[in-house]
RNA sequence: GAGUUUGAUCCUGGCUCAGAUUGAACGCUGGCGGCAUGCCUUACACAUGCAAGUCGAACGGCAGCACGGGGGCAACCCUGGUGGCGAGUGGCGAACGGGUGAGUAAUAUAUCGGAACGUGCCCUAGAGUGGGGGAUAACGUAGCGAAAGUUACGCUAAUACCGCAUACGAUCUACGGAUGAAAGCAGGGGAUCGCAAGACCUUGUGCUCGUGGAGCGGCCGAUAUCUGAUUAGCUAGUUGGUGGGGUAAAAGCCUACCAAGGCGACGAUCAGUAGCUGGUCUGAGAGGACGACCAGCCACACUGGAACUGAGACACGGUCCAGACUCCUACGGGAGGCAGCAGUGGGGAAUUUUGGACAAUGGGGGCAACCCUGAUCCAGCAAUGCCGCGUGAGUGAAGAAGGCCUUCGGGUUGUAAAGCUCUUUUGUCAGGGAAGAAACGGCGGGGGCUAAUAUCUCCUGCUAAUGACGGUACCUGAAGAAUAAGCACCGGCUAACUACGUGCCAGCAGCCGCGGUAAUACGUAGGGUGCAAGCGUUAAUCGGAAUUACUGGGCGUAAAGCGUGCGCAGGCGGUUUGGUAAGACAGAUGUGAAAUCCCCGGGCUUAACCUGGGAAUUGCAUUUGUGACUGCCCGGCUAGAGUGUGUCAGAGGGGGGUAGAAUUCCACGUGUAGCAGUGAAAUGCGUAGAGAUGUGGAGGAAUACCGAUGGCGAAGGCAGCCCCCUGGGAUAACACUGAUGCUCAUGCACGAAAGCGUGGGGAGCAAACAGGAUUAGAUACCCUGGUAGUCCACGCUGUAAACGAUGGGUGCUCGGUGUCGCGGGUAUCGACCCCUGCGGUGCCUUAGCUAACGCGUUAAGCACCCCGCCUGGGGAGUACGGUCGCAAGACUGAAACUCAAAGGAAUUGACGGGGGCCCGCACAAGCGGUGGAGCAUGUGGUUUAAUUCGAUGCAACGCGAAGAACCUUACCUGGGCUUGAACUGUGGUGGACCGGUCUGGAAACAGGUCUUCCCCUUCGGGGGCCGCCACAGAGGUGCUGCAUGGCUGUCGUCAGCUCGUGUCGUGAGAUGUUGGGUUAAGUCCCGCAACGAGCGCAACCCUCGUCCCUAGUUACCAGCGGGUUAUGCCGGGCACUCUAGGGAGACUGCCGGUGUCAAACCGGAGGAAGGUGGGGAUGACGUCAAGUCAUCGUGGCCCUUACGUCCAGGGCGACACACGUGCUACAAUGGCCGGUACAGAGCGUCGCCAACCCGCGAGGGUGAGCCAAUCGCUAAAAGCCGGUCUAAGUUCGGAUUGUAGUCUGCAACUCGACUGCAUGAAGCCGGAAUCGCUAGUAAUCGUGGAUCAGCCACGCCACGGUGAAUACGUUCCCGGGCCUUGCACACAC
Repeated sequence: GAGUUUGAUCCUGGCUCAGAUUGAACGCUGGCGGCAUGCCUUACACAUGCAAGUCGAACGGCAGCACGGGGGCAACCCUGGUGGCGAGUGGCGAACGGGUGAGUAAUAUAUCGGAACGUGCCCUAGAGUGGGGGAUAACGUAGCGAAAGUUACGCUAAUACCGCAUACGAUCUACGGAUGAAAGCAGGGGAUCGCAAGACCUUGUGCUCGUGGAGCGGCCGAUAUCUGAUUAGCUAGUUGGUGGGGUAAAAGCCUACCAAGGCGACGAUCAGUAGCUGGUCUGAGAGGACGACCAGCCACACUGGAACUGAGACACGGUCCAGACUCCUACGGGAGGCAGCAGUGGGGAAUUUUGGACAAUGGGGGCAACCCUGAUCCAGCAAUGCCGCGUGAGUGAAGAAGGCCUUCGGGUUGUAAAGCUCUUUUGUCAGGGAAGAAACGGCGGGGGCUAAUAUCUCCUGCUAAUGACGGUACCUGAAGAAUAAGCACCGGCUAACUACGUGCCAGCAGCCGCGGUAAUACGUAGGGUGCAAGCGUUAAUCGGAAUUACUGGGCGUAAAGCGUGCGCAGGCGGUUUGGUAAGACAGAUGUGAAAUCCCCGGGCUUAACCUGGGAAUUGCAUUUGUGACUGCCCGGCUAGAGUGUGUCAGAGGGGGGUAGAAUUCCACGUGUAGCAGUGAAAUGCGUAGAGAUGUGGAGGAAUACCGAUGGCGAAGGCAGCCCCCUGGGAUAACACUGAUGCUCAUGCACGAAAGCGUGGGGAGCAAACAGGAUUAGAUACCCUGGUAGUCCACGCUGUAAACGAUGGGUGCUCGGUGUCGCGGGUAUCGACCCCUGCGGUGCCUUAGCUAACGCGUUAAGCACCCCGCCUGGGGAGUACGGUCGCAAGACUGAAACUCAAAGGAAUUGACGGGGGCCCGCACAAGCGGUGGAGCAUGUGGUUUAAUUCGAUGCAACGCGAAGAACCUUACCUGGGCUUGAACUGUGGUGGACCGGUCUGGAAACAGGUCUUCCCCUUCGGGGGCCGCCACAGAGGUGCUGCAUGGCUGUCGUCAGCUCGUGUCGUGAGAUGUUGGGUUAAGUCCCGCAACGAGCGCAACCCUCGUCCCUAGUUACCAGCGGGUUAUGCCGGGCACUCUAGGGAGACUGCCGGUGUCAAACCGGAGGAAGGUGGGGAUGACGUCAAGUCAUCGUGGCCCUUACGUCCAGGGCGACACACGUGCUACAAUGGCCGGUACAGAGCGUCGCCAACCCGCGAGGGUGAGCCAAUCGCUAAAAGCCGGUCUAAGUUCGGAUUGUAGUCUGCAACUCGACUGCAUGAAGCCGGAAUCGCUAGUAAUCGUGGAUCAGCCACGCCACGGUGAAUACGUUCCCGGGCCUUGCACACAC
C1' cells in the first nucleotide's frame, strides 16, 4: 500500500496478501564453472581404522633390520663396532589443537575498573653449577593366571632419587637469628699434563638460586543481560566481628565464640525457559527476532563423585570409587567410553567419503636431520545457497503445414519453423602447460664469541632438491548448431483468456470466495504472463502492523475512568540572592579484539570471493571546564495553600421530642342488600348485617400543598415541625504563617437496593405461595388474598445503567440569556429596576476539537502534572489457584477450541398492532348482487390408453380459446413413410404437369389404365415445369421464460421519478423535491442556497354536447307545383334535420366576498356548456428472476427409419367431490293473451333475403331488390291500453326425461343447435363471509357484431331505451401519497 464487516458511507478493529531472509525440507525439472555451506531431531548407542607423540646430543642397553669385522669349506656361528633402535628408566609434551551446547538466569557473558596472587617454555640483567651416597626398571632365573596381569630372588645406569658444602636483593623472624640449590651432555682445540680414558681451555646447550618483563591464568567490584506476582516474603554459615585453620592469593572459604543481622514491590525467594558475545536477518530509523558457518569467552566429555601428577587439570583419546549399558571369559575374573576424522545402526521431513597429503600454514618433540599431526591443505558427494556463463546469431511471408479459436470473413501460434548465411562460449578430441617453493641444505663474502683462520652463530650473493591437489587452472588447434529448458501462474488483490469436459459432483482455495448445464476460479487443451538451471509448496523470522505507539496510539457513544473520598511511599512542583556541581552540556585521553557492515583502492577475464587502507563501533571509564536549566544547601518573598474576624444560604450528618391528613383494624350507634373488582368477568367480602355513615379508640409507616433543569453533600444520598450536638461551603475587608502544594500504587474509610445474623416491630405495600381470569398453552401481564421483606437497634455483605456511560488538580481561550447565594455602585422613604464583582447551577453559541453524533470558560478546546484502564468477537468475568465472607457471593483472573468478523456514528430505503397531514366506492350512507337452488362455463382433484399444454393471492379459474363432431390437435391406440408433408441448392435420370377412371384397403398408401408435351433457337442446343435417385441439408407445439428479444399484466392514470450547475457534508448523501397555503395533480403561489432542466401531471389527439361556414345523394321536405285512400311518391329546393369537412365557443375571462396586495377558493351574472364540461386514447423511474421458448424471433442442450411426417378411430366433453365466474328463477312493481308506440350502432354476394305460398313451429318452396344513407337483416323490448290469473310450489319456475321433427355438414353414437307435443325437478330471497356502483351512473330492457358450415354464446365486445337512492363524515378496515420518529431489518416483517 491492497483485499475483507455495509444496500451504500465514514470510523474503530481484527484477519489476509504483495517484500526480504534461511544450516532448510518436499514436488516437478536439471548443461557447466567458481566461492561458500552441509545431524537444527536422540548430550541416543557405537563395529572398524586413524586422530599425541618425540628425544640415543639424559641412561642401562640391543628384541628386530642393514652394514662392517672375526671364525668357519659350507651351512652357519660370534661380535653394540657402526647406521640405527622394539621394550624399559628419564625429560618435555599430552591442560594445546579438534568436538559439542547437556548444564548454567549468574561460580556465566559483555563493558569498565580493582588488588591480595601464580606462571613451564620465551626475553632481560645477576650469581652458581663443588663433593658424595644408596637404590630401581630393563635384563636373568623361578613361579601363578584363560586373559588382563602379577609375585619372589638376583644384577645394573642416569639430566631418576637422597644427604653434605656453598648462599643471594629468596623465605620465616620474637630482628638476636634460622632455613633452603644444582646435572650434566655435545662440538672443537694450539700450548701443558696424562699409559690411556682423559684432565685442561673454549664454544654451544642444559641445570640451580634469585630480578624485571612479555604473554597466559586465578580472584574481587560496578553496570547491563528472558518470562511468570494465579511465586511476597526469603535467609542459621544465614549478615557482621574476634581467635584459629586454609589457599598461589582477598574472603564464612572452613571452624569455635560473640552480636542479630542480611536480602526484598527499583521484585528477594520460587517456577519455567536459555550457553553468552562480536555479530546475523529484517527495518527509513527506533526497534523486533535469532546466536548455524567465522572469531572471543564459558561449560561439558557414558552418568555421578573424588583426588593424584603437574608451571598449568580436578584432565575428551589419564587414575580411583559408585552406577547404567556393551563386550571377552576356562565363570575364578577382566575390558570399554567417537559431543575428534571418516563410518554404522537408530531417530527424523532432513544433512556428505570408512578419500589424498604433510607440498603449504601452524603445533609437539629433537642441536639437527627428521618423526608425529583426521589441526590443516586438498579432492569426493549434494542445485543447499550466492555469483558467472551457456542452451546459438543474422536473414527469412507463400504469413507453409499442423494445433487452437471463429461472427466461417478470418484470427492466433508466428519470423516462430523450414530454407539461406554465419559464429563456436560450453561440451568432445588432440597438443602445450603454470603460480602456489622458499626456508633448512650446499658454495662464496662479511660480522660476533674465542687464544684460534676450529666449532657455533648472524647478515648477504649464487645455487641443487622438495607439489597431495594434478597434467589441475590457463593457452592453442580440430570437427560441428552440433551436447544443453524447465517450473509456477492467468476471478480480484496481481502481470497474464479462450474452447471443451464436469454439473454444489469431482475438485480448488493465502483472504474474499468459485462449482447446483453456457465456470476467464475445478480438469484438459491452445494461447498468454512471470522467473529461469531452476521454479513452486511447506515451515520459520522481521516487515507492512502507528496492531503494545520511546520515536509513534487511545479511554462520552467503538475495547477502555477504579462507586466515592482520605492518605504513607513514589512522581511532579510558585518567586528570589548566594553556594555546590549529582544530572546536563563542551573539550581531551584511554578503551571499544580481529572478522563483519560502509567508503576508496588492489587481485582472480567479470562477479560472488579474497585482500590493503580509512571511516565507523552511537558505549564505558578517567580528566579539564561551563553554571543557563533540574537537583541539593543557606537565606528572603507572597500571587499557590492555610489560619483568625464579621456576615450569609442550605431536605448536609447524628440524637431526642412532637403534629396533622390518610390507610387498616377494634368497639358501639344508624341502616339494608349488596360491596369490591375488571376490557368483560370470576375468585373474595356480606342477612351470623357487609359496603355506606357517625362517635370513640389502637397501631405502624410515610410526610400532600410549598416544590422549582431550586438547595446541600466526596459519592451513595438527603424533604412535616421543634430542640441539642456536629461537618463542609460562599462572601467582605484586614491581619497572620511563609510553598506548608497537587496527585496517589499498596492501605484505610464511606458506600443505593436486595440479601444474611440476633432481638424487636408489623398499618399499608408486597417476592414466594394460593385461588380466579386471559390464552393453543400462560409456571406471565389483569383481579382477590398473602408470607418473608420493607420499619427500628446492633453486626455483616461491598455490589448497581454506583451514569455526565466524561478520574483529580492548575492555568489560558469570543459572546448571549435564565436561575441560586453573598457583596459593591447609582436612584429611592422603601420595594422594584439598571450597572457591576465573586461563587454555584442551566440553555444557546464563536474559534477549536470530533469518525460522526456532538462538546464548546461546568470542554470532549489549548497545555502541564499524577493515578487508573484498553489492545478483534465468542469461550468468559467462566475454570483452576489464592484472599475476603456465616452464606449468598465478591475481588484477582486464564487456556484449549472456534469465527472473519464483532462493533460505533451517520445515510438511503423498507417496515411499525409510532405520530401528523391528505386521497381513493377504502369505510360510512344507499341501491343491486354473490355465497343456498337448477343449469352453463372454467379450475382443482380423481379417473383414463389419452382425458395435450400453459395460466395459480390481489394481478390463475366464461383465462390463451373472436367457435374442440372430422379438421383444428399439440394427446392416446393402431396402420404407414424415411432427403421425408412444406423450403433452398448441386449432380444424374426420365417425362410435360394437370386431369379422368379402376382394384385392394378404415384411410394414408400401394398398384393398374386412358389422355397429353410448354417457351426460345444460330437447329448443335438452351430454359421452364414435374416425377425418381444421390448429396448438402430439412423438421421438432421436444427442454430451459432462472440464458434472451419482443409483447403483456400489476402497483397505478398513483403523483411521483430524476438530471446539470451551484452550495452543504471527510463520505454515503443532502439541498433543489422540505416549509406556509392551494390543487385532481411535484397544479400553482409565497418563502427559502439554490438556479434551471428532463420524464411524468395538464394541454395538444378522437368522440359526445351549442352555433356558424362549405357541400347536398341514396339522407331531408319549409315554401311552390303534380299525384295518391295513404307514403319525399314525382318535379323541384338545400331553408331545417341529418350527413362529413372546416371553424367558433370556456379562459376563473367578468362581478362580489375570503385569502399574505399571491396562488386559489366560495357565491353570482351571462352562456348550449363553468371551473380538468362527459367519455376515450395516452401508463414516468422502476418493482414482482411476474407471464409467455405453445403467436413470433432466438442462444444453448436434446431427437434424426423418430421426440420428424401421413392416416383412421378415440380423447381434449369422463365424475363420489371442492372452488370461481355467470344465466334462469323463486313471482302480482309479476305471469299469460290481445292491441299499440318510440332507438342507436352495426352487418350483408360462397351473402342479407322482401313480398307471396305451405307447415302449429323450427323451417321449406318460389322469388323481387341490394356490392347497399337507395335493398335486406328489422319485430326493438321494457313502456302504454285492455283482459285474465289471486297467493298456490301456483297459469310462478323451468331442469330432467320420453317422443316426433327441422337445419347445417362427407358425417350429429361418443359429442351440435333449434322446433312441436308430453313430462314438470330443485327453488318461496339464501349461514359465516363477500362483490359492484356516486349520474344519464346503479338497476332494468331489448339490439348488433366478431369467430363461424353449424354450434354447445347464458361468454366477450359494442349499441341505444327507461332511469334512481345516498355520501353526516374520515374514528375504524384495505390500498396509496407527503413529512416526521424508532429500528439489532436490507432477498428489506

A computed fold for a 1389-nucleotide RNA from an uncultured Oxalobacteraceae bacterium, annotated as small-subunit ribosomal RNA. The sequence is in RNAcentral, with records from ENA. It matches the Rfam family "Bacterial small subunit ribosomal RNA".